[in-house]
Context: one part of a larger RNA
RNA sequence: GCCUACGAGUUAGUCGUAUCCAGCGAGGUUAAGUACUUUUGGUAUGUUAUCCGUAGCGAAAGCGAGUUUUAACAGAGCGUUUUAGUUGGAUGCGCUAUACGCGAAACCUUGUGAUCUACCCAUGUCCAGGUUGAAGUGACGGUAACACGUCAUGGAGGACCGAACCGCCAGAUGUUGAAAAAUCUUCGGAUGAGGUGUGGGUAGGGGUGAAAGGCCAAUCAAACUGGGAAAUAGCUCGUACUCUUCGAAAUGCAUUUAGGUGCAGCCUCAAUAGUUUAUUACGCGAGGUAGAGCUACUGAUUGGACGCGAGGGCUUCACCGCCUAUCAAAUCCGGCCAAUCUCCGAAUGCGCGUAAUUAUAAUAUUGGGAGUGAGCCCACGGGUGCUAAGAUCCGUGGACGAGAGGGUAAUAACCCGGACCAUCAGCUAAGGUCCCCAAUGGCGAAUUAAGUUGAUUUAACGUUGUGGGAUUGCUUUGACAGCUAGCACGUUGGCUUGGAAGCAGCCAUUCGUUUAAAGAGUGCGUAACAGCUCACUAGUCGAGCGAUCCUGCGUGGAUAAUAUGCGGGCAUUAAAUUCGCAACCGAAGCUAUGGGAUUGUGCAUAUUUUUUAGUGUGUGCAGUCGGUAGGAGAGCAUUCCUGUCAGCGCUGAAGGUUUACUGUGAGGUAAGCUGGAGCGUCAGGAAGAGCAAAUGUAGGC
Numbered sequence: 001g002c003c004u005a006c007g008a009g010u011u012a013g014u015c016g017u018a019u020c021c022a023g024c025g026a027g028g029u030u031a032a033g034u035a036c037u038u039u040u041g042g043u044a045u046g047u048u049a050u051c052c053g054u055a056g057c058g059a060a061a062g063c064g065a066g067u068u069u070u071a072a073c074a075g076a077g078c079g080u081u082u083u084a085g086u087u088g089g090a091u092g093c094g095c096u097a098u099a100c101g102c103g104a105a106a107c108c109u110u111g112u113g114a115u116c117u118a119c120c121c122a123u124g125u126c127c128a129g130g131u132u133g134a135a136g137u138g139a140c141g142g143u144a145a146c147a148c149g150u151c152a153u154g155g156a157g158g159a160c161c162g163a164a165c166c167g168c169c170a171g172a173u174g175u176u177g178a179a180a181a182a183u184c185u186u187c188g189g190a191u192g193a194g195g196u197g198u199g200g201g202u203a204g205g206g207g208u209g210a211a212a213g214g215c216c217a218a219u220c221a222a223a224c225u226g227g228g229a230a231a232u233a234g235c236u237c238g239u240a241c242u243c244u245u246c247g248a249a250a251u252g253c254a255u256u257u258a259g260g261u262g263c264a265g266c267c268u269c270a271a272u273a274g275u276u277u278a279u280u281a282c283g284c285g286a287g288g289u290a291g292a293g294c295u296a297c298u299g300a301u302u303g304g305a306c307g308c309g310a311g312g313g314c315u316u317c318a319c320c321g322c323c324u325a326u327c328a329a330a331u332c333c334g335g336c337c338a339a340u341c342u343c344c345g346a347a348u349g350c351g352c353g354u355a356a357u358u359a360u361a362a363u364a365u366u367g368g369g370a371g372u373g374a375g376c377c378c379a380c381g382g383g384u385g386c387u388a389a390g391a392u393c394c395g396u397g398g399a400c401g402a403g404a405g406g407g408u409a410a411u412a413a414c415c416c417g418g419a420c421c422a423u424c425a426g427c428u429a430a431g432g433u434c435c436c437c438a439a440u441g442g443c444g445a446a447u448u449a450a451g452u453u454g455a456u457u458u459a460a461c462g463u464u465g466u467g468g469g470a471u472u473g474c475u476u477u478g479a480c481a482g483c484u485a486g487c488a489c490g491u492u493g494g495c496u497u498g499g500a501a502g503c504a505g506c507c508a509u510u511c512g513u514u515u516a517a518a519g520a521g522u523g524c525g526u527a528a529c530a531g532c533u534c535a536c537u538a539g540u541c542g543a544g545c546g547a548u549c550c551u552g553c554g555u556g557g558a559u560a561a562u563a564u565g566c567g568g569g570c571a572u573u574a575a576a577u578u579c580g581c582a583a584c585c586g587a588a589g590c591u592a593u594g595g596g597a598u599u600g601u602g603c604a605u606a607u608u609u610u611u612u613a614g615u616g617u618g619u620g621c622a623g624u625c626g627g628u629a630g631g632a633g634a635g636c637a638u639u640c641c642u643g644u645c646a647g648c649g650c651u652g653a654a655g656g657u658u659u660a661c662u663g664u665g666a667g668g669u670a671a672g673c674u675g676g677a678g679c680g681u682c683a684g685g686a687a688g689a690g691c692a693a694a695u696g697u698a699g700g701c
Stems, first nucleotide, its partner, number of pairs: 001701006011097003015094010027052002033045005056063002066078004100238002103235001107228003111224002118202009127192001129161003132157001136153006165189003170185004204220001206216003241635006251264005265372002267369007275361001278357008291344001292342002298338002302334004309327002311324004375400001377398008405416003420595004425591003431585003434569003440582001442581006453571002461556003465553010482540005488513003493507003519534001523532002596625013636690001638687006645680001647679002655674008
């Protein structure tokens, strides 16, 4: 991992509540017990029990269609005026019990453990070999005597080296190991606070601890075993057959509350009401948003005018006075801002009324049952934030959630569109039509040359790339570009300066002359000149040439880690871009044909002591049938029980296996083979009543 078996809303309560069914009904109903009996039971009694209901009010005495409060005949509260209950059964839900199943860590309590290990007590035992050479002592030297020195002797030490023994510093191997802690190499201690044998002691909030929260039998921040005990678990996981129908929520308030719960909201079922619903139109309303405005307030704010006042300066004993490159109130003329400003002020939305449409649709009330109370994305209106976020918090709408299908390469939310079933039929939506890939390499007119682009990242700023438009200038009296030639004189203008000669800088009556034309000079250049060139002119040439603005498509700007990246191949009068036109493809949409379920409403028919009605069957018409949590309905299968079929069965039951038929489905029926003794139909009843999941349990492979 697979298979088989087992495996989770049960049972109880003289409990509560609602619905359905049945009995009786202003009443309903017994319990234990007793008697009888055809004895899992039934009948009678129990009975003037009891309980519920038929009357309430009051704390109560009590009074009573009233009563309580009160001084009250007032007022007010709760009642009456509106009569249905009760007993039993079934089902839903609640409560109490283990209470759908499995699951803690823990807590308390009775005991068992020191054969492991910690420490202690008693009593034994063990430590190859080698080294060093303390005190003491002796001899000699030495001293007045000591001291002291030398040589011997001696054999001390938590002394040295190093086996056994004890340990474990490091590395490797091992890591489903040879081993639930080892092996190999290396290493520490090795006469000591040493190692070790045997016997004994200390026990769980306790021991022991040269202290690591270490150790106390592979278990220790409180051992192990039995019990309380199925502790509790607002938590996690799991929770078993089918079909039909409706179908949510992720919000508000509160919460020792935030992943829980209560009430409300939203779903469903039943009963009741009967248009109360919704939309549109019209009419009437409330309002202070968007916008706008501010000489209409509150504030903010800019330029100018004027300049209250202040600062500074002058003057003065002081006051007064004078001045100002300063600040500046109020006022005036213009400009201008505001969520917490408003002289104003919409559109929507909201409320009420009337009308039309909607009527198998919606609404309201009461009652039964829920689930939800983590939401999320997109568009729009906002707050916070950086007008950051796939951010966060609100509002309105849509989607996902709980929604399949088509498109978008892939892609919960975007676009199209809401799947009852079937069909080798048709039409369309979004989106597409060269090939992958269904459908025009369609038609007409333009643009782009960048593979720009081929749906989705790009700007400021550049661009004599190119298309379109507008305005304007020059031009056969010859433009623009090119080429040839000229571009002079007064003069090196004046000033400045070392120099300044067209060309460092300053000045200007930037003049005049000769000219076809030539600036007191456009740029390069020189130390200054020189030199080159331009403006300007002539010739040559022979038809268009410039400037400005708007705009389309391009181009640079353009950087991400392995080669490229329109989904790919590939595509250039496109298969790119723009505009227009036509055809086609394209979905579970719509249509067609057939079928099913269900709702409403007709018709037909059968049946029923609710007969104006109910129920069943058939059929017409008109709708509906996506679905998680969840509500409601109808069924299938399994085991057992009661009755039934004078049921089936060794002439072959159940079970197994294969095939066929059949039902929307759970399933059912038949036949063959196997098997070898029990089993079914129908009508009811009762449940140990359905497995794919729970790191489920057991077995097998």
Large-subunit ribosomal RNA, domain II from an uncultured bacterium, 701 nucleotides, folded computationally. Rfam family: Bacterial large subunit ribosomal RNA.